[in-house]
Context: one part of a larger RNA
RNA sequence: UGCAUAUGGUGGAUGCCUUGGCGAUUACAGGCGAUGAAGGACGUGGUAGCUUGCGAUAAGCUGCGGGGAGCGAGCAAACACGCUUUGAUCCGCAGAUUUCCGAAUGGGGAAACCCGGCCUUUUAGGUCAUUGCAUACUGAAUACAUAGGUAUGCAAAGCGAACGCGGCGAACUGAAACAUCUAAGUAGCUGCAGGAAAAGAAAUCAACCGAGAUUCCCAAAGUAGUGGCGAGCGAAAUGGGAUGAGCCUUGUACGUUUUAGCAUGACGCAUAGAAGAAUCCUCUGGAAAUAGGAACCGUAGCGGGUGAUAGUCCCGUAUUCGAAAUGCGAUGUGUGGAACUAAGCGUACGACAAGUAGGGCGGGACACGAGAAAUCCUGUCUGAAUAUGGGGGGACCAUCCUCCAAGGCUAAAUACUCGUAAUCGACCGAUAGUGAACCAGUACCGUGAGGGAAAGGCGAAAAGAACCCCGGAAGGGGAGUGAAAUAGAUCCUGAAACCGUGUGCAU
Numbered sequence: 001u002g003c004a005u006a007u008g009g010u011g012g013a014u015g016c017c018u019u020g021g022c023g024a025u026u027a028c029a030g031g032c033g034a035u036g037a038a039g040g041a042c043g044u045g046g047u048a049g050c051u052u053g054c055g056a057u058a059a060g061c062u063g064c065g066g067g068g069a070g071c072g073a074g075c076a077a078a079c080a081c082g083c084u085u086u087g088a089u090c091c092g093c094a095g096a097u098u099u100c101c102g103a104a105u106g107g108g109g110a111a112a113c114c115c116g117g118c119c120u121u122u123u124a125g126g127u128c129a130u131u132g133c134a135u136a137c138u139g140a141a142u143a144c145a146u147a148g149g150u151a152u153g154c155a156a157a158g159c160g161a162a163c164g165c166g167g168c169g170a171a172c173u174g175a176a177a178c179a180u181c182u183a184a185g186u187a188g189c190u191g192c193a194g195g196a197a198a199a200g201a202a203a204u205c206a207a208c209c210g211a212g213a214u215u216c217c218c219a220a221a222g223u224a225g226u227g228g229c230g231a232g233c234g235a236a237a238u239g240g241g242a243u244g245a246g247c248c249u250u251g252u253a254c255g256u257u258u259u260a261g262c263a264u265g266a267c268g269c270a271u272a273g274a275a276g277a278a279u280c281c282u283c284u285g286g287a288a289a290u291a292g293g294a295a296c297c298g299u300a301g302c303g304g305g306u307g308a309u310a311g312u313c314c315c316g317u318a319u320u321c322g323a324a325a326u327g328c329g330a331u332g333u334g335u336g337g338a339a340c341u342a343a344g345c346g347u348a349c350g351a352c353a354a355g356u357a358g359g360g361c362g363g364g365a366c367a368c369g370a371g372a373a374a375u376c377c378u379g380u381c382u383g384a385a386u387a388u389g390g391g392g393g394g395a396c397c398a399u400c401c402u403c404c405a406a407g408g409c410u411a412a413a414u415a416c417u418c419g420u421a422a423u424c425g426a427c428c429g430a431u432a433g434u435g436a437a438c439c440a441g442u443a444c445c446g447u448g449a450g451g452g453a454a455a456g457g458c459g460a461a462a463a464g465a466a467c468c469c470c471g472g473a474a475g476g477g478g479a480g481u482g483a484a485a486u487a488g489a490u491c492c493u494g495a496a497a498c499c500g501u502g503u504g505c506a507u
Stems, first nucleotide, its partner, number of pairs: 001506009015492001016457002020428002022425007029417002031159002039101003042055003046079001049075003061095006070083003106115003116128005130156009163194001164192005174181001178228001204211002215242005225233002246409003249353001251349006258343004262334004267329005273321003279294004295312002297301001303315003358382008368394001389404005444451002464491001467478004
């Protein structure tokens, strides 16, 4: 030095586990905000830090309800001091307090800071932004007035995951290049909402038969079409389903009673909770829930925990019950005396949408690229008729059929999930699953926009190793705990690479 074997170190794979994720289903909720939000800064404990909670009344204050023995949140113990059956801690509902920044709103500003005015009962408290609307008072040039000003009241603003309806609107890409075309009215930006939105009661389709608002799904159908007839794009009628609902104004008279608000009662649901059956012995073992033996309950043998695998040990589960208070839902009653407000309905007569429809030019939307191109929208120029009328039926004309534009409202079927509750998974199991199982959008990087980690596991229980020895310590050897310490704290298992040591053989 090699080989073999034994035994270690290093390392953290593998197995097992799960506090965290992922994906669904059902129900709920679908908003918060000048009564100051979302999000933060700084404080706040007998306490040095971080998290959580809270706000100078500061891990909390008050009331009501629940609950019933311990409690003063976590990392995280110890000590100190307290509270509590005169019911604490804790849970729910309602209220009080709620610094400073932030739409931020007295002015300013490099967010959490600086500087003011006015009023008052003055060591303190209140108030003062802008815009719109309404009302009142004032009030120029300028006589009436108007502009302007002042006050009061009401509203707005900002945030929020997706879903919705508008406005503006790409490029990569595809066409095997590329320009029409495509990607795509997508991404993005932006306005405005709602719990849904939008659409909606035919100037619609159809085809000489008829249907009867809208929306969504399945088929029709990758059809008819469209298309440098390339790449591609791509209907509708009709049929079958989900759902189902129709109405009003532009006016006056008469009549009448309903709807909503308002008040009130009972009901249901939600926001704390309550009751809730039934097992013992023996063996092994550190430990029994395993095994053996003998029982019991079950409208409960879902699930979790307990020193190994528990229907009967614990929490629960089936089932049943429950709210002082607040919210939601559906519903009843009252308000009828001339009436608190707003509307509704019936009858009669009346009314029936003009710079509109259409046309020219230029664009856009329609599956439809100007095409034979109807239909819809309109930047511009024009411009009817008035039910004896008008629109449509894919150039256009006639016949026929059908409908009534230029005003408006309308639930459901449909879309989505920041979130709450419950349940589920031939989903993951720590290089996986969220970026994040752990104090993670953290540490760290970047001027900034922004980028963005690693990191889980002792044991049933800390019983976390008193005491002795070596050593400066680290570390180790005894002793002790424990079932186990080669479970000793970066501690379950403990692979490989890599590095030793003992022994044998070879050289």
Predicted 3D model of a 507-nucleotide part of an RNA (large-subunit ribosomal RNA, domain I) from a freshwater sediment metagenome.